[in-house]
Molecule: transfer RNA
Organism: Caldifarciminota bacterium
């Protein structure tokens, strides 16, 4: 300095233009259950999709650009 991936709740992933008001799993908070923990069942909280602009009726998803971390090359 060139090319490429990734970047989504507290971690770890799916979603790749509209159906859903962005979801699983662990974790976290309450309740039941237990003597008490675990374990199981309920239920609840917490993201607006790294940022910024743009296309589009409509965008986490498509385009530019910037930040970050990963690879590969010089």
């Nucleotide at each position: 300095c060139g090319g490429g991936g990734c970047g989504u709740g507290g971690c770890g992933c799916a979603g790749u233009g509209g159906c859903u008001u962005a979801g699983c799993g662990c974790g976290c908070c309450a309740g039941c259950u237990u003597g008490g923990g675990g374990u199981g069942c309920u239920g609840g909280a917490g993201g607006u999709c790294g940022c910024c602009c743009g296309u589009u009726c409509a965008a986490a998803u498509c385009g530019g650009g910037u930040c970050g971390c990963c690879c590969c090359g010089a």